A computed fold for a 94-nucleotide RNA from Paenibacillus phyllosphaerae, annotated as c-di-GMP-I riboswitch aptamer.
The sequence is in RNAcentral, with records from Rfam.
Lineage of the source: Bacteria > Bacillati > Bacillota > Caryophanales > Paenibacillus.
Rfam family: c-di-GMP-I riboswitch aptamer. Its Rfam clan is "c-di-GMP_I riboswitch clan".
RNA sequence: AGAUGAGAAAGGCAAAGCAUGCGAAAGCAUGUGACGCAAAGCUACAGGGGCUAAAGAUUCGCCAGAACGGAAUCGAUGCCAGCCAGCCGCCGCU
Numbered sequence: 001a002g003a004u005g006a007g008a009a010a011g012g013c014a015a016a017g018c019a020u021g022c023g024a025a026a027g028c029a030u031g032u033g034a035c036g037c038a039a040a041g042c043u044a045c046a047g048g049g050g051c052u053a054a055a056g057a058u059u060c061g062c063c064a065g066a067a068c069g070g071a072a073u074c075g076a077u078g079c080c081a082g083c084c085a086g087c088c089g090c091c092g093c094u
Stems, first nucleotide, its partner, number of pairs: 001094002005091001012037002017032006035082001041087003047084002049080003056074005
């Protein structure tokens, strides 16, 4: 320097579930636990994609008429890197 990481070694991470806490939710943190992972390390407005829908908006409904509370739709400023992507990197191989 290279590659679609074969077999190893040193070591690493930790899905689901469960417990506790936070949160409207998605989800997150800690512990437990290992399904898996050669980047399952880092990056979430300023690449794509996905999840949720609080505030707020609109409409409906309620009402004598409004407001509040109710329903539907929209709504990211909330999230996901273990979906792709970008960046950096250990060991081995050539």